Two RNAs folded together computationally: RNase P RNA and transfer RNA, 480 nucleotides in total. It holds a member of the Rfam family "Bacterial RNase P class A". By type it is a ribozyme. Its family is annotated with ribonuclease P activity, dimeric ribonuclease P complex and tRNA processing in the Gene Ontology.
RNA sequence: UCAGAUGGCCGGACGGUCGCGGCGCUUCGGCGUCGAGGAAAGUCCGGGCUCCACGGCGACAAGGCGGCGGGUAACGCCCGCCGGGGGUGACCCCAGGGAUAGCGCCACAGAAAGCAAACCGCCCUCCGAGCCUCUGGCGAACGAGGGUAAGGGUGAAAGGGUGGGGUAAGAGCCCACCGCGGGCCUGGCGACAGGACCGGCAUGGCAAGCCCCGCCUGGAGCAAGACCGAAUAGGGGCGCUGGGUCUGACAAGUCCGUCUUCGGCCGGAUACUUCAGACAGGACCGUCGCUGGUCCGAGGCGCCCGGGUUGGUCGCGAGAACCGUCCCGCAAGGGCCGGUCCAGAGGAAUGAUCGUCACCCGUCUCGGCGGGGACAGAACCCGGCUUACAGGCCAUCUGAUCCG
RNA sequence: GGGCGCGUAGCUCAAUGGUUAGAGCCGACCGCUCAUAACGGUCUGGUUGCAGGUUCGAGUCCUGCCGCGCCUACCA
Numbered sequence: 001u002c003a004g005a006u007g008g009c010c011g012g013a014c015g016g017u018c019g020c021g022g023c024g025c026u027u028c029g030g031c032g033u034c035g036a037g038g039a040a041a042g043u044c045c046g047g048g049c050u051c052c053a054c055g056g057c058g059a060c061a062a063g064g065c066g067g068c069g070g071g072u073a074a075c076g077c078c079c080g081c082c083g084g085g086g087g088u089g090a091c092c093c094c095a096g097g098g099a100u101a102g103c104g105c106c107a108c109a110g111a112a113a114g115c116a117a118a119c120c121g122c123c124c125u126c127c128g129a130g131c132c133u134c135u136g137g138c139g140a141a142c143g144a145g146g147g148u149a150a151g152g153g154u155g156a157a158a159g160g161g162u163g164g165g166g167u168a169a170g171a172g173c174c175c176a177c178c179g180c181g182g183g184c185c186u187g188g189c190g191a192c193a194g195g196a197c198c199g200g201c202a203u204g205g206c207a208a209g210c211c212c213c214g215c216c217u218g219g220a221g222c223a224a225g226a227c228c229g230a231a232u233a234g235g236g237g238c239g240c241u242g243g244g245u246c247u248g249a250c251a252a253g254u255c256c257g258u259c260u261u262c263g264g265c266c267g268g269a270u271a272c273u274u275c276a277g278a279c280a281g282g283a284c285c286g287u288c289g290c291u292g293g294u295c296c297g298a299g300g301c302g303c304c305c306g307g308g309u310u311g312g313u314c315g316c317g318a319g320a321a322c323c324g325u326c327c328c329g330c331a332a333g334g335g336c337c338g339g340u341c342c343a344g345a346g347g348a349a350u351g352a353u354c355g356u357c358a359c360c361c362g363u364c365u366c367g368g369c370g371g372g373g374a375c376a377g378a379a380c381c382c383g384g385c386u387u388a389c390a391g392g393c394c395a396u397c398u399g400a401u402c403c404g
Numbered sequence: 405g406g407g408c409g410c411g412u413a414g415c416u417c418a419a420u421g422g423u424u425a426g427a428g429c430c431g432a433c434c435g436c437u438c439a440u441a442a443c444g445g446u447c448u449g450g451u452u453g454c455a456g457g458u459u460c461g462a463g464u465c466c467u468g469c470c471g472c473g474c475c476u477a478c479c480a
Stems, first nucleotide, its partner, number of pairs: 001400010012357007020035006037375001041386002044384005049221004055291006062217005067081005082096001083094004097212002102210002104206003119152002121148006130138003160178006179201001180199003184195004225314004235305007244279006253270005259264001281296004307479003319341001321340004326335003359372006405476007414429004422460001431447005453469005
């Protein structure tokens, strides 16, 4: 100098004038103070908060997560490490548990695709034209039988790879190295790594197919929800489920008995009413089981139609907040101390213009002139992820080339 | 603001992870007819919304974007 890698930051600055929104003060004229983002976005994860639901235990369902260790309020996020893959390298990527628990799928092509398989090829035996040195031997082609997964060909994938031995030809058939599997030893918190030994190798891929293993998870969401005020027809329809049994008390009424002065008195029985209780039953909490709980006695639950209002206050921002020093930690992060207060409403505010300077582009007469400003924009709040973003800056590192 | 759902030809819809994604309507042309319609035949028309991943192979499975649609106030 060129080409890259990683991490981080900025996203115009200052001043004047005129405006907009919140809050405070006000002599009602104004004054003071604060006023978007790194993503406020997508709403993809995780929480706070609020209401509803919620007794416990176990199993299941549904959804999600998935190397190991740590961080965190929590996470599918982050950090460090391990393993695999890519790159000359800095460095990057990985949905990275299990395929001997089981089921399923592997199109087309191909002989054969999951209990493997013989199309071509190679080799052996039989047969045997024929040949020879002729009691014997060799032996082409066709055909028949068999061996063979080394070679060709098909395919994404053909039942370990390379080399040597071996063989009729071949083959883990045998051997060396590599790979694979098994238990053992050593190191590490661990994922794993290394080592020697044993096994000749047997059961390929897909789990972002069902599934298995381990772990996690109530539902809804600030239009949650609370209070005040106003108004209306406290209306209607449909569906589901229900009004069970027994005991006791009261005895108006009824019936029976006794008495009667005929007016009734007394005693007993009796309920479909009322009250109390018990047992079953039903409803509820995702399902089921066990064990419990609450409610129900004539209502309960669900869905729908119709009616009224479009008001106020709170929730609503001092917090997992930001900045700085120090300490712990490789880091993510944590802790102590000090300082700061930083939008909050209705869906609506958060701007315009001028001047100076900075940046970029064009132009020429070389310091003037003209032009330009990314993505976007709070609405309950936070931690992440993802996506969009003109242009610029900083730090560390890599490769190549040149110079000293 | 919040919560759901859907994207395949111009339109309406199909397609078990497997050949070149099909069918009807529409459109163009030909035939039939004196002519039109109907009918018969042929043809055109696709980035399966986009990008990436899993897989031998993706319209289908997964992830992220893009677009469209629906629901959602309070009171009695």
Its mean pLDDT, the model's own confidence on a scale to 100, is 76.